[in-house]
RNA sequence: GACUGCGUAGCUCAGCUGGUAGAGCACGAGACUAUUAAUCUUGUGGUCGUGUGUUCGAUCCCCACCGCAGUCA
Numbered sequence: 001g002a003c004u005g006c007g008u009a010g011c012u013c014a015g016c017u018g019g020u021a022g023a024g025c026a027c028g029a030g031a032c033u034a035u036u037a038a039u040c041u042u043g044u045g046g047u048c049g050u051g052u053g054u055u056c057g058a059u060c061c062c063c064a065c066c067g068c069a070g071u072c073a
Stems, first nucleotide, its partner, number of pairs: 001072007010025004019056001027043005049065003053061001
């Protein structure tokens, strides 16, 4: 330098033809317990890497850029 893949909650990751974003763990509260742990219930938390375009509507499609990983040179 060229190409490919990835970027979504604090962490690990889903999100199948574009239609108002989810799980597990973690965290807060409650129940249980003499207390803690475990277990159960419930809740909080996301400008979906940045910008632009297409569309009635974009995490999803186009383009550019940024970061990470890999292949080739």